[in-house]
Molecule: small-subunit ribosomal RNA
Organism: Treponema sp. canine oral taxon 246
RNA sequence: GAGUUUGAUCCUGGCUCAGAACGAACGCUGACGGUGCGUUUUAAGCAUGCAAGUCGAACGGUAUGAGAGUGCUUGCAUUUUCAUAGAGUGGCGGACUGGUGAGUAACGCGUGAGUGACCUACCUUUGAGAUGGGGAUAGCUGUUAGAAAUAGCAGGUAAUACCGAAUGUGUUUAUAUAGAUUAGGCUGUAUAAAGAAAGGAGCUAUAGCUCCGCUCAAAGACGGGCUCGCGUCCCAUUAGCUGGUUGGUGAGGUAAAGGCUUACCAAGGCGACGAUGGGUAUCCGGCCUGAGAGGGUGGACGGACACAUUGGGACUGAGAUACGGCCCAAACUCCUACGGGAGGCAGCAGCUAAGAAUCUUCCGCAAUGGGCGAAAGCCUGACGGAGCGACACCGUGUGAAUGAAGAAGGCUGAAAAGUUGUAAAAUUCUUUUGCAGAUGAAGAAUAAGGAUAAGAGGGAAUGCUUAUCUGAUGACUGUAAUUAUGCGAAUAAGCCCCGGCUAAUUACGUGCCAGCAGCCGCGGUAACACGUAAGGGGCGAGCGUUGUUCGGAAUUAUUGGGCGUAAAGGGCAUGUAGGCGGUUUGGUAAGCCUGAUGUGAAAUGUAUGAGCUUAACUCAUAAAUUGCAUUGGGUACUGUUGAACUAGAAUCAUAGAAGGGAAGUUGGAAUUCCAAGUGUAGGGGUGGAAUCUGUAGAUAUUUGGAAGAACACCGGUGGCGAAGGCGAGCUUCUAGCUAAUGAUUGACGCUGAGGUGCGAAGGUGCGGGGAUCAAACAGGAUUAGAUACCCUGGUAGUCCGCACAGUAAACUAUGUACACUAGGUGUUGGAUGAAGAAUUCAGUGCCGUAGCGAACGCGAUAAGUGUACCGCCUGGGGAGUAUGCCUGCAAGGGUGAAACUCAAAGGAAUUGACGGGGACCCACACAAGCGGUGGAGCAUGUGGUUUAAUUCGAUGAUACGCGAGGAAUCUUACCUGGGUUUGACAUCAAGAGCAAUGUUAUAGAGAUAUGGCAGCGUAGAAAUACGGUUCUUGACAGGUGCUGCAUGGCUGUCGUCAGCUCGUGCCGUGAGGUGUUGGGUUAAGUCCCGCAACGAGCGCAACCCUUACUACCAGUUGCUAACAGGUAAAGCUGAGGACUCUGGUGGAACUGCCGGUGACAAACCGGAGGAAGGUGGGGAUGACGUCAAGUCAUCAUGGCCCUUAUGUCCAGGGCUACACACGUGCUACAAUGGUUGCUACAAAUCGAAGCGAAGCCGUAAGGUUAAGCGAAUCGCAAAAAGGUAAUCGUAGUCCGGAUUGAAGUCUGAAACUCGACUUCAUGAAGAUGGAAUCGCUAGUAAUCGCACAUCAGCAUGGUGCGGUGAAUACGUUCCUGGGUCUUGUACACACCGCCCGUCACACCAUCCGAGUCAAGUGUACCCGAAGUCGCUAGUCUAACCCUGAUGGGAGGGCAGUGCCGAAGGUAUGUUUGGUAAGGAGGGUGAAGUCGUAAC
Repeated sequence: GAGUUUGAUCCUGGCUCAGAACGAACGCUGACGGUGCGUUUUAAGCAUGCAAGUCGAACGGUAUGAGAGUGCUUGCAUUUUCAUAGAGUGGCGGACUGGUGAGUAACGCGUGAGUGACCUACCUUUGAGAUGGGGAUAGCUGUUAGAAAUAGCAGGUAAUACCGAAUGUGUUUAUAUAGAUUAGGCUGUAUAAAGAAAGGAGCUAUAGCUCCGCUCAAAGACGGGCUCGCGUCCCAUUAGCUGGUUGGUGAGGUAAAGGCUUACCAAGGCGACGAUGGGUAUCCGGCCUGAGAGGGUGGACGGACACAUUGGGACUGAGAUACGGCCCAAACUCCUACGGGAGGCAGCAGCUAAGAAUCUUCCGCAAUGGGCGAAAGCCUGACGGAGCGACACCGUGUGAAUGAAGAAGGCUGAAAAGUUGUAAAAUUCUUUUGCAGAUGAAGAAUAAGGAUAAGAGGGAAUGCUUAUCUGAUGACUGUAAUUAUGCGAAUAAGCCCCGGCUAAUUACGUGCCAGCAGCCGCGGUAACACGUAAGGGGCGAGCGUUGUUCGGAAUUAUUGGGCGUAAAGGGCAUGUAGGCGGUUUGGUAAGCCUGAUGUGAAAUGUAUGAGCUUAACUCAUAAAUUGCAUUGGGUACUGUUGAACUAGAAUCAUAGAAGGGAAGUUGGAAUUCCAAGUGUAGGGGUGGAAUCUGUAGAUAUUUGGAAGAACACCGGUGGCGAAGGCGAGCUUCUAGCUAAUGAUUGACGCUGAGGUGCGAAGGUGCGGGGAUCAAACAGGAUUAGAUACCCUGGUAGUCCGCACAGUAAACUAUGUACACUAGGUGUUGGAUGAAGAAUUCAGUGCCGUAGCGAACGCGAUAAGUGUACCGCCUGGGGAGUAUGCCUGCAAGGGUGAAACUCAAAGGAAUUGACGGGGACCCACACAAGCGGUGGAGCAUGUGGUUUAAUUCGAUGAUACGCGAGGAAUCUUACCUGGGUUUGACAUCAAGAGCAAUGUUAUAGAGAUAUGGCAGCGUAGAAAUACGGUUCUUGACAGGUGCUGCAUGGCUGUCGUCAGCUCGUGCCGUGAGGUGUUGGGUUAAGUCCCGCAACGAGCGCAACCCUUACUACCAGUUGCUAACAGGUAAAGCUGAGGACUCUGGUGGAACUGCCGGUGACAAACCGGAGGAAGGUGGGGAUGACGUCAAGUCAUCAUGGCCCUUAUGUCCAGGGCUACACACGUGCUACAAUGGUUGCUACAAAUCGAAGCGAAGCCGUAAGGUUAAGCGAAUCGCAAAAAGGUAAUCGUAGUCCGGAUUGAAGUCUGAAACUCGACUUCAUGAAGAUGGAAUCGCUAGUAAUCGCACAUCAGCAUGGUGCGGUGAAUACGUUCCUGGGUCUUGUACACACCGCCCGUCACACCAUCCGAGUCAAGUGUACCCGAAGUCGCUAGUCUAACCCUGAUGGGAGGGCAGUGCCGAAGGUAUGUUUGGUAAGGAGGGUGAAGUCGUAAC
């Protein structure tokens, strides 16, 4: 920096990613070289080989080999020479090098000091010496024991091995003493005592000299020991620890200070600045990361420490408490003759086991370094090299140029074509690398030796010092390198990714499957996310994954965060430690600033150079090493100390206000109870009731009494208190506060971890009290249930005293103190002021500027700007849980985790939606009315059922007389059966045949099949061409098959509701807002006014059609007033255009006019005129959008599917079934009626395969015949209700017509399944319809008929037309739907939302748990190895001393014994871990169960 909480936004906050790194591992792949690195696990166990020896110039002597002799038993003994060095004595070295990190939280390490408290072999320098003796012992020889390891005895031998004596420059000790010095240091003096030695080699030649060694001292160097300051992980759920403990004195011990050890004495020492305990861990230079500060880490390299199977111990030595030495104990392994022995790879290789995982049983001492040696030299798994491993870093290569027919192939695309791609092929060239050859380094410096020169010293020589020349030796290795040697592009490319973050996309397969995934998330038939392919992107001998660390993460915040509401202010005060602290001045110099010096190892890192062809790598120089210490200087600030001050703080005096606290006392109202009176039937209670109470007298009312509790009005964002809290009056005691003035003290202050005190309600204990109210409990209701809400009762408690408890949304969700920073307006208590006004101090409220803030908001009472101190926070859940501890009588409280799980949880604000929230408004929404549906019969549609099939779709409102504007066949999509396959239909190609076409026969249910007859196109002379048609073949046709959740188009609905948006501007961090809200008004976002808005668009309205009035024009088929003719009558005729009417063009209505209301507006109300009045009535017209609404079966269409069938043709059947349920209708139930006769008045249609008059026939449906009419001319056509007259008389009827029988008519190829109609007969249910529900506000409802579309026929349906023609609307409380504003929200799939808990099931981790197992550790005691130290005098005893020569002594060895003492044992605590019957809650899971607690 990005992704991820949301519909969107801002913030908080976690999770995740991009970077770098690695001693890595795993997967795929793998050409070369250089330089590094390579058991992170099990301090587990180890076969084998090697890793520390060397010196013959210390010693005796030769084991061994070679040669030459001698003896002779011819294969033994012996002599000698040379070489070598086996074994031994002795010296030096095995304390270095190399390995590992178990232990250790420590002076272990780092850094800086100290040592007047110390040691130091070899090395260097200086001084002094080295005289003279002695006794042993290994080896060896002989022998004994033993399997061996090894051990013993006897004899005898050497030394640079060992021991006395002498000497003592120095040294040490003691005593005495001098000097300067602050520890036992240094320099002296005197006396006494103590303590040394070793030789070897060479030269010379008799004197010695040189070199190496030896002794005593002094100094240095090197290396160490010890001590101290500072630094060095986590846990306080570890708070107290300590007996040699802390100190002193004496003694011992050590190289050395010291309780290091011991005896005695004292009682100390450490700790909140974290002792003690527990856990973890070698430390550092450095390394990784980071801008840095930091964080992580300590593998390789370097320094220090520790360890060497585990534990203990000393010896030797200059040095060890000793990796490849010793002793003891333990475990393990091996050998054994069972008696005993041997061993220690955390050296180099290597093996086993473990593990995700880490190499060769290699070469060489050539170089560097080490040990020994005089040296040559020997030894050296240190080291130098090679080997294995892409483990890491670095470098090189896998070819270069030309090359378009843009090849083939692949992939994509409907095709054109695109892409792979100059990529390949091909041509030319090159040879890094490779293979085969050739040449062939550097690493080697010098040593011994030789030569030369110079120097010092000496009598000389060897020798010493210096310089030059010469002078052997190479593991790697025939390696690097070179090559005008040859060959030949020849030997050499993969891995990951392509939804976003994140560079890079298409196709196919799959179909919530298989799978992917770092986070968000993909996959349910069109997957850029899975798998494959093609293409693309990234890196490249590697690439990905996993793990770990830092970063990003300002997500522990010193740099650099926060705490009103997101996590977070302690309930409040007081005060200890601590932190911080007013003004002036002097001293000091700890902090601070500055200079110098020492140190801060090297390597690393940085800079600049240099060397390998470059780089990695290596080398040089510089700077750096931010630190520590010592020291010189400075003094502003902080500290410290001295002296002063008054502005902070406090005290005193005067005045004032107050529900501050405690105790005592007094009061009235109310309530309940008791007693009595009056009085009578209820009272009480609720939404409505009931339980309850009352005739045994309630409630009500009056009087009197008792009890307890609480204090109306005043009363107030008014007062007091630190908070909790405090309210009747009075008295006493007591605390705090405020203003003003004066005086006093002189920084006495602020904060405050622990500590202490106070602390509502509820609760607990003891004792009182008990009126009211009231958990628990009981009863009554409510309810599906009701362990609740409501009601009637009612106990703890509520009250008082004394104790405990210690928590609250203890909230201003805002710690305390101080200072500073615009105002306005209330109010309480003071001061000033004559008063009003005003000013000021201390409180308490509201608004508000700057500023702050994510926003909301805060704003002198800060959440602003600063200072000081304290408390607290670090994702959600698990959980304020478990456990431990503290506390409480208990209930509980305080402190307070983890495993596991999720990618969010959360704050503020925005837009919607929703609310049995609010306000306003509208609608046949309700109300007021009229008529229906729901009951009956029938029609029709649907569900269901049935069926071979009952084709399909529509299915809350918005399906159900819907698609269908008309299923007997057809339609038809369904079923059964029979056929057919380029097809019933279209186009093209190839081939064959034939005109096309019409008619007819046979078989068959038909499709179809087989025949007959007629017919012979156009052009051309013909061949042939064109056109048509049949058959065969191939492309293809065809599909009412699937997906309306892939789509277009069309449609329904909200809704003819008044809304939906945009541009610019403005406001807001932003989502968004404003406009569009507000005041009026309207049918309307209609209009007006106002307004940070101004305008605009889609909607509304208007424009269109129709209807109502009228003018003009035009009059035929329409009309007929006047004129004329004429009839039985009739616009019948002439004629006319006046009227009606037809149909074309206009007019007319606009709140235009008047009055009122209103805001002077818009508009509304009333009125006039008018045919019509406030959109006149009706229609067409449907904004942005919603419902993944409907339709793939109107049509079109992507994808999928079928292709002798899911296509197509035919016959028959079905879509018409029928226990049932629902919707929509028709007809009725009758007298406002039925029936019969007579008699009026429409509109709008329609008509040629048609409408069909009149006449005749039939009871009728209809038939027959036929005029007229393509229609203002003719016809359907009769309108019906109505009117009039008659009849019926309330009845299942003269109502009603279902059902059924019979006979017919019409249409049609055909009315059986399955048409309509007619006549006669039959005459069912039904007597106005439960809950519920529908339509309608005027020419409307209701009622009456007429026509049309479809159509051969079929209408109770649909669409139109006219006739007759009402009732009611107070009104908007309620139901439904809608609009606007506002409010709440945990909803946004939007309340059909969200969501809680128990129970049931599965899985996971955790807690408790009788116990049990393991490990660690403490205390007490027992046993007590090795060994040091001490003691003893049993035994043995060469050197020295004494001696009488035999003993004795000194000293030593062995033995015994004491203290300490490892492992082990017993007892008892404690800590941690494993496991566990059972128990407990938690988390997560698919659409389980019960309810519905929250929003």